[in-house]
Predicted 3D model of RNase P RNA and transfer RNA as a complex of 458 nucleotides. Its mean pLDDT, the model's own confidence on a scale to 100, is 75.
């Protein structure tokens, strides 16, 4: 130098001017309220201060927080699924083991059973599975040398994606794990190592019988339900609901309120009651919470390979509710492009992206102009 | 916020559930007959990478799993 892997960080800086949304502080002050000169919803002005991401996003998992349900068990649905860890948890992450694929760095995997049972395998082929005889090989018997018919045989051909392990050596009428000798295989078994996934090796077994569970199934393990329009708490006006009062007069007391007597029907008991008037309570609109101090977030030590976890320090970083962060300039940084220059450079002229909070957090997954740092691997070419 | 569908020639749609030979209808184009000429009618032809990228399997429109876009319900 070229070619690639792996991870990581950033995502445009200042400065002026105009403007958006909360908050806080001051000052004036409308409507109000009192102790009549002050307090002050609403607004108006000053000033101080604070505002979007690395994905805030799909809403694709998990978890907190809130309310509802709940004796236990088990069916049914549904999710996950190599070990070991990490975590609040997950379907995530980490390292490890197997398979595969790459000279390699390193990248991919829904990775538990297919000798529990059911079912699928087009089309070709003889045959797609408690296998099988289409060509061929080889026996036997018939017979006109041709051919026929009975049997054997999975070595060879052929047909498929896929047809009961390879390679040799012996055996056989011809073959064939029929036998043996490596090398494969394993529902065994025994040793070692390793938490474990597993790896090594001895031993046995001639080798068990194709593929498919992102087919139905079996094993294991996991799951109550709803969602901030959760939930609490104020509470208007209509309309309903529920109570209580309600002819009149007289005292106490001049008014109110209260509380006594007398009194309407029929004497007492008791009973009617529409309008209306008062209370009370559910609740709507509509307000205030829930609202940002959190499994927070930089810094350093420690312990771990690593996710990750200890400690000790500092720090407060939107909280709005049809919903703010944007705009124009100029300087600088970054890159393209032309023009001059060996070159550093210089003028001009142009580009900068995906996209934004809505109750919070951990993650997947997708979109992203451009650009920076970090380690490793290949290939060439010098030394 | 919760929750269920869809995407196949130009268009409308089957097929997808339970994978298998060159993915089928219909109108719609062309192209030839037929007519004086159009129409209708009749013979033929051309048109799909099944939205997109994985994966599963011997073999995917169909199974998974993602991602885009779309409709539809419900408080």
């Nucleotide at each position: 130098u070229g070619a690639g892997c792996g991870g990581u960080c950033c995502g445009g800086a200042c400065a002026g001017c105009c403007g958006c949304c909360g908050c806080c502080c001051g000052a004036c002050g409308u409507a109000g309220c009192c102790u009549u000169g002050g307090c002050g919803a609403a607004g108006u002005c000053g000033g101080g201060g604070g505002g979007a991401g690395g994905a805030a996003a799909g809403u694709c998992c998990g978890g907190g927080c809130u309310c509802c349900g709940c004796a236990g068990a088990g069916c049914a649905g549904g999710a996950g699924g190599g070990u070991u860890g990490c975590u609040a948890a997950c379907g995530g992450c980490a390292a490890c083991c197997g398979a595969g694929g790459g000279c390699g760095a390193c990248c991919u995997c829904a990775g538990g059973g297919a000798a529990a049972g059911u079912g699928g395998c087009a089309c070709a082929g003889a045959a797609a599975a408690c296998a099988a005889a289409c060509c061929g090989c080889c026996u036997c018997a018939g017979u006109u040398u041709a051919u026929c018919g009975a049997g054997g045989u999975a070595a060879g051909g052929g047909u498929g994606a896929a047809a009961a392990g390879g390679u040799g050596c012996g055996g056989c009428a011809a073959g064939a794990g029929c036998g043996c000798a490596c090398c494969g295989c394993g529902a065994g078994u025994c040793c070692u190592g390793g938490u474990g996934a597993c790896a090594g090796g001895g031993c046995c077994g001639g080798c068990a019988g194709g593929c498919u569970a992102a087919a139905c199934c079996c094993c294991c393990u996991c799951c109550g339900g709803a969602g901030c329009a959760a939930g609490g708490c104020c509470a208007a006006a209509u309309a309903g609901g529920a109570g209580u009062c309600c002819a009149g007069g007289c005292g106490c007391u001049g008014c109110u309120c209260g509380c006594g007597c007398c009194g309407a029907c029929a004497g007492a008991a008791g009973u009617c009651a529409a309008a209306g008037a008062c209370u009370c309570g559910g609740g709507u609109a509509g307000g205030c919470u829930g609202c940002u101090u959190g499994a927070g977030c930089c810094u350093g030590c420690c312990g771990g390979c690593a996710a990750c976890g200890g400690c000790a320090g500092g720090c407060c970083u939107a909280g709005a509710c049809g919903a703010a962060u944007g705009g124009c300039u100029g300087u600088c940084a970054u890159u393209c492009c032309g023009u001059g220059g060996c070159g550093a450079c210089a003028c001009g002229g142009g580009a900068a992206a995906c996209a934004a909070g809505a109750c919070c957090c951990g993650g997947c997954u997708u979109a992203c102009a451009g650009g920076g740092c970090c380690g490793c691997u290949c290939a060439u070419c010098a030394g | 916020g919760g929750g269920g569908c869809g995407u196949u020639g130009g268009u409308g749609u089957a097929g997808u559930c339970c994978g298998g030979u060159c993915a089928a209808c219909a109108c719609a184009u062309c192209u030839g007959a037929u007519u004086g000429c159009c129409g209708a009618u009749c013979a033929g032809a051309a048109g799909a990478u099944c939205a997109c990228g994985g994966g599963u399997u011997c073999g995917a429109a169909u199974c998974c799993c993602g991602u885009a876009c779309g409709c539809c319900c419900c408080g």